Annotation
Model confidence (mean pLDDT): 83 of 100. The RNA shown here (small-subunit ribosomal RNA) has 1439 nucleotides and comes from an uncultured Candidatus Saccharibacteria bacterium. It matches the Rfam family "Bacterial small subunit ribosomal RNA".

[in-house]
RNA sequence: AGAGUUUGAUCUUAGCUCAGGAUGAACGCUGGCGGCGUGGAUAAGGCAUGCAAGUCGAGUGGGUUUAGACCCACGGCAAACGAGGUAGUAACACGUAGGAACGUACCCCCGAGUCGGGCAUAACCAGCCGAAAGGUUGGAUAAUUCCCGAUAGUCUCGCGAGAGUAAAGAUUUAUCGCUUGGGGAGCGGCCUGCGCAGUAUCAGCUAGUUGGUAAGGUAAUGGCUUACCAAGGCUAUGACGCUUAGGGGAGGUGAGAGCCUGGCCCCCACCGAUGGGACUGAGACACGGCCCAUACACCUACGGGUGGCCGCAGUCGAGAAUCUUCCGCAAUGGACGAAAGUCUGACGGAGCGACGCCGCGUGGUGGAUGAAGUCCUUCGGGGCGUAAACACCUUUUAUGAGGGAGGAAGUUAUUGACGUUACCUCAUGAAUAAGGACCUGCUAAACUCGUGCCAGCAGCAGCGGUAAUACGAGUGGUCCAAGCGUUAUCCGGAAUCACUGGGCGUAAAGGGUGUGUAGGCGGCAUCGUUAGUCUCUUGUUAAAGCUCCCGGCUUAACCGGGAAGAGGCGAGAGAAACGGCGACGCUCGAGGGCGCGAGAGGCAUACGGAACUAUAGGAGUAGGGGUGAAAUCCGUUGAUACCUAUGGGAACACCACAUGCGAAGGCAGUACGCUGGCGCGCACCUGACGCUGAAACACGAAAGCGUGGGUAGCGAACGGGAUUAGAUACCCCGGUAGUCCACGCCCUAAACGAUCUUCACUAGCUUUUCGGAGUAUCGACCCUCUGAGAGGCGAAGCUAACGCGUUAAGUGAAGCGCCUGGGAAGUACGAGCGCAAGCUUAAAACUCAAAAGAAUAGACGGGGACUCGCACAAGCGGUGGAUCAUGCGGUUUAAUUCGAUGCUAAACGAAGAACCUCACCAGGGCUAGAAAUCCAAACGAAGAUUUGCCGAAAGGUAGAUCGUCUCACAAGGACGGUUGGACAGGUGUUGCAUGGCUGUCGUCAGUUCGUGGUUUGAAUUGUUCCCUUAAGUGGGGUAACGAACGCAACCCUUGCCGUGUGUUACAAGUGUCACGCGGGACUGUCCGCUCUUAGCGGAAGGAAGCGAGGAUGACGCCAAGUCAGCAUGACCCUUGAUGUCCUGGGCUACACGCAUGAUACAAUGGCUGCAACAGAAGGCUGCGACGGCGAAAGCCCGAGCUAAUCCUCAAAUGCAGCCCCAGUUCGGAUUGAGGUCUGAAACUCGACCUCAUGAAGUCGGAAUCGCUAGUAAUCGCAGGUCAGCUAUACUGCGGUGAAUACGUUCUCGAGUCUUGUACUCACUGCCCGUCAAGUCAAGGGAGCCGGGAGUACCCGAAGUUCCAUAUUCGUGGACCUACGGUAAGCUCGGUAACAGGGAUUAAGUCGUAACAAGGCACGGCUAGCGGAAGCUGGUCGUG
Repeated sequence: AGAGUUUGAUCUUAGCUCAGGAUGAACGCUGGCGGCGUGGAUAAGGCAUGCAAGUCGAGUGGGUUUAGACCCACGGCAAACGAGGUAGUAACACGUAGGAACGUACCCCCGAGUCGGGCAUAACCAGCCGAAAGGUUGGAUAAUUCCCGAUAGUCUCGCGAGAGUAAAGAUUUAUCGCUUGGGGAGCGGCCUGCGCAGUAUCAGCUAGUUGGUAAGGUAAUGGCUUACCAAGGCUAUGACGCUUAGGGGAGGUGAGAGCCUGGCCCCCACCGAUGGGACUGAGACACGGCCCAUACACCUACGGGUGGCCGCAGUCGAGAAUCUUCCGCAAUGGACGAAAGUCUGACGGAGCGACGCCGCGUGGUGGAUGAAGUCCUUCGGGGCGUAAACACCUUUUAUGAGGGAGGAAGUUAUUGACGUUACCUCAUGAAUAAGGACCUGCUAAACUCGUGCCAGCAGCAGCGGUAAUACGAGUGGUCCAAGCGUUAUCCGGAAUCACUGGGCGUAAAGGGUGUGUAGGCGGCAUCGUUAGUCUCUUGUUAAAGCUCCCGGCUUAACCGGGAAGAGGCGAGAGAAACGGCGACGCUCGAGGGCGCGAGAGGCAUACGGAACUAUAGGAGUAGGGGUGAAAUCCGUUGAUACCUAUGGGAACACCACAUGCGAAGGCAGUACGCUGGCGCGCACCUGACGCUGAAACACGAAAGCGUGGGUAGCGAACGGGAUUAGAUACCCCGGUAGUCCACGCCCUAAACGAUCUUCACUAGCUUUUCGGAGUAUCGACCCUCUGAGAGGCGAAGCUAACGCGUUAAGUGAAGCGCCUGGGAAGUACGAGCGCAAGCUUAAAACUCAAAAGAAUAGACGGGGACUCGCACAAGCGGUGGAUCAUGCGGUUUAAUUCGAUGCUAAACGAAGAACCUCACCAGGGCUAGAAAUCCAAACGAAGAUUUGCCGAAAGGUAGAUCGUCUCACAAGGACGGUUGGACAGGUGUUGCAUGGCUGUCGUCAGUUCGUGGUUUGAAUUGUUCCCUUAAGUGGGGUAACGAACGCAACCCUUGCCGUGUGUUACAAGUGUCACGCGGGACUGUCCGCUCUUAGCGGAAGGAAGCGAGGAUGACGCCAAGUCAGCAUGACCCUUGAUGUCCUGGGCUACACGCAUGAUACAAUGGCUGCAACAGAAGGCUGCGACGGCGAAAGCCCGAGCUAAUCCUCAAAUGCAGCCCCAGUUCGGAUUGAGGUCUGAAACUCGACCUCAUGAAGUCGGAAUCGCUAGUAAUCGCAGGUCAGCUAUACUGCGGUGAAUACGUUCUCGAGUCUUGUACUCACUGCCCGUCAAGUCAAGGGAGCCGGGAGUACCCGAAGUUCCAUAUUCGUGGACCUACGGUAAGCUCGGUAACAGGGAUUAAGUCGUAACAAGGCACGGCUAGCGGAAGCUGGUCGUG
């Protein structure tokens, strides 16, 4: 000191979160020692038991006793301290600084006095009552108890005269006491200034209230109390009310300013079960005293009594949670006492709790064959790791033993709870001692396995859907360490309430506008003064604490001593710049005057023309009107259009605009009247009169409301017609409120410049409105200067950027208003206003981690501009209808194996499913396997032939015959099957783990980089622009200059020419052909156009003017396709197999739908006959001629050919004839019969031939496809696969051989630039509201329940005071009052039927409102209407 998180990326704004420190803490895991601290924060809830306040015999009486002594009572002092708690209290309670009208036992100082007398009473004794507590009657007695008298000063009262008030003794010889007076110290009571929480959704409060007089009362002032008189007192500088709270020294944090806190320790206050009250006393309205009431608890013989832990321990309860019923008065302190001493849960100590802080330890050195084990691995190795083992050493700590303090101060003597203490010495032995959290980023530290959006994690962002460094585990690592984490809370980071130190055009935020009260601020001088301000001195701000220095415990924590400051308040002295105040001036601020001037400024009245509409009349005929197209509607009872006349209401064309005026809202025909403000000029007057402005008051578009008018047009609602899936809309026909006027309300707008008012300063250029001056002119215009407005562009500067820029969003000053994440919400409740609608003021719970601004790159638009493409158009031929073939979907099935699914699947994988293929189904078999490698064992070379039985076959089982490698033999080897073991095998899954290959945009012209420039940045420039091209092709220009991948070219085929070689053809020579080589085209030449270019148009010449075709496919897109072609990670199956073999079946099913094709529907044709002309390709298990047979498929024979040699070799076409427009001599499906061929085998399920049969179909709806030239169309031929074939498919080959293109409006696709955007998974996007379902919180709510503070009345204990009575005790009464009761309200909570909204929840319903011109531009206010978003009207904004 910062970091993470909004976005595709960026900058900004803004919230959320984290890293630090702290705690009287709690919880989880773990736990060796010591020192010092600290520990009931909740129920001020209830308490068993013990102790916590007594003491004095030197005040006195008595009882008991051998004695020391003890006990009871009277009396004195103490018990008002100490100890505890924080309930109440927002207050003179506290803090600080002061004040005057007071008291004071014990203590100190000074003075005076202490004489005489008397009456009682307790304990005790006796009697009685009671369960007890206790009480009562009688008798005796003492005192430092009580009473009376005397004396009386410096005491009290009084002006004075004068009057009044005291005392106690004890013991012994020295004091202690007693009374009275004065003083002191300390303590206490009272008063005052200042400081002291939140809330204005608490705005008015107050009757002893404020003051006075008198009296009472008190220690003392005082409405403290009472009577009387007056009517005051407090309050926006926050009274009164409500909520919360003990205050301070101080503590935590922070750089500080601040913010938060008030536990331990110290000071003060208050409290003692709750409420009230007094008594005693120096002091109390009294924690361990009294009386009463109440609640609670206990005892009881039921009559009555007793009690108060918020003292120390302890217990229950509630709670996340807080200790021992310990030791001692040795020390310090307190009470009493002359003292010894007694008492002291104050205190000194110990115990418990890692609750905190501090310190120490759990060993040290050596030790590599880097052991074992475990983890990882690329299988080579690497990590744990000198770690361990092992060797040597040490002994803090621990344990044992011995020694042993200080704390003690009392001359000596005695006296230690802690304490078997601290500390010291010795002995034993590494011996007794390590964990927690974390390892995706923030944030230090990663690998493997398991799991598979499950289980789970998480502070935030976020992980997990089969390769998880994020879950769980292991290994390793990181950080702290007797602790480590979590939770809660506070400060910090947060400049995120901003005094230090923020903002308000668009992010949240300028009030709709003005006038103006309080307040704040205030021009130029002089003099005086000063409570602000500044300086100096001084008092105080307790101690402790913080800081610094020194010192004591081995160190530290801790403790002791000393020092010091800031700030506050008080007192004194001084200063006078600034500020205040007073006085006196000034004129530049402000205002006034005089003279000009402009203007839709306001109010009222009158008038005008155009248009519209209505009525009447004329004239006239069939339509008019309206729309995208229509219809509703009007019109033959005469409309519309045209003319005339009259009535009516509303608004004012042109002028007119970047204009003008007004505070804003707003203001527009003309004239007159009344009236407000402004500008300029002069420098005449006043003399700071000023600026701002809470509150208040006034004004305030449209809509809306009330009353009364008015109503032409327009026009919410409403009615109708259309559109539509619907259409509560958009469009059309009507139309009521309203719009208009008068008066009265309402008070809101995107009331906007989204920009508060005032003043000052800081470059300009230009336009315009209204003045003035100069110059000029006859005058005006022009020109120059100057003032006030209104615009545009821009220096500096500012800004997140956009932009602003003398009309600031720049630089400063003054004042006001407002903001502090989004939603909930401008909502609820409360209050004020309003006739209502509603307005103003204005939250919270809950919920999210974003919401937002500006700009950037894309993508998209039912945005724009430009360009291209068989994209459209112009043409030719098809598909969609029929039949059949093939594929797909669907259905069916034991199985109909699988994949491919818009373009980019569907005659696709498949260039050949009868078996095989084969992956599917049924059944039967095999199991280290059908095929591969290795090891071991026994056997046998290998191998060939063959038989029986079971069986559908595979296979099983039992045999037979032949054969014999290398090697002299043996052993070994090779090979074979068998057995056992390593392993095989898988068309099983994942194309979303992959490689490779492929499709598509698209053969479209694009896609990028380096350096430089611009920008805070994402990015941009280059690549945009102009011309051109098929082309980011080329040229020009240019903050860019170059370059890369694409384009083009290079390659192949073909077209023209020349040439070489050669098989073949042919009789030769030649020609064709094949294979080479070479030439040719380069827009080269001419003309025109164009910025001289690049290039385009035309012409000549030429076979050809980018010649034609192919191969070649940029960066990328679709998680596109393929694990079933192949390869491959991971997973899965492996003896009842997902492996493998076999037989049979299936992939060929068939109500249907789709796709691709074939054949047709005929005469440009069909049939019959005759006659021609290709190219390319294939051929040895092959092609197969000629000849023969058959009607044909084909068969027989087999020449030739390993191919320019042999084989297969056309059809359309031509010629001749028939058919004559018909379901036909068209068409050939379907079916029957008979054959041929392949093949073990044509039933499911082949092709072909012949005869017979002869279906649909007469040119095809909506829609849709291909093609721009040797193309379409049409005709046949060949090949691959292949035993055969379902080929009409596919790949090639040649024959014949057209039509059309004006053009780019439209459809589709593509490209470039630009624009808008709320999209970026990118429009198949995003997104709004109702309804339905679940959950949650809050508000309303008939009511019900409870708390609080009062008011009125009733009752009224104890008690003070008063009155009466009385012989003392006492008795009776009065006033006041606690508690209690009654009544009506106020206020704060809890709960609640019900109804409404809000939030939220992977895949519900209805629509499509918004974002693009979002398909009707959107939005603000308002009104009506509608399932819903919303629609419509009026007015306003541009966002």